[in-house]
RNA sequence: UGGGGAUUAGUGUAACGGUAGCACGACUGAUUCUGGUUCAGUUAGUCAAGGUUCGAAUCCUUGAUCCCCAG
Numbered sequence: 001u002g003g004g005g006a007u008u009a010g011u012g013u014a015a016c017g018g019u020a021g022c023a024c025g026a027c028u029g030a031u032u033c034u035g036g037u038u039c040a041g042u043u044a045g046u047c048a049a050g051g052u053u054c055g056a057a058u059c060c061u062u063g064a065u066c067c068c069c070a071g
Base pairs, nucleotide, nucleotide: 001070002069003068004067005066006065007064010024011023012022013021018054025043026042027041028040029039030038047063048062049061050060051059
């Protein structure tokens, strides 16, 4: 320098252009002599800025960070 890939809750990981889920975690309550287990509930998210669209995590453009390949 060219090409490709990744970015979603505190962590990991899904999601035909049409209600953003799941697991672990954290918090609260029940249970327990206490802790753990178990049960119920709560919490918190689409890398950034634009565009297309009735509607964008998803499509397009530009940028950011990281990874891989070639030179």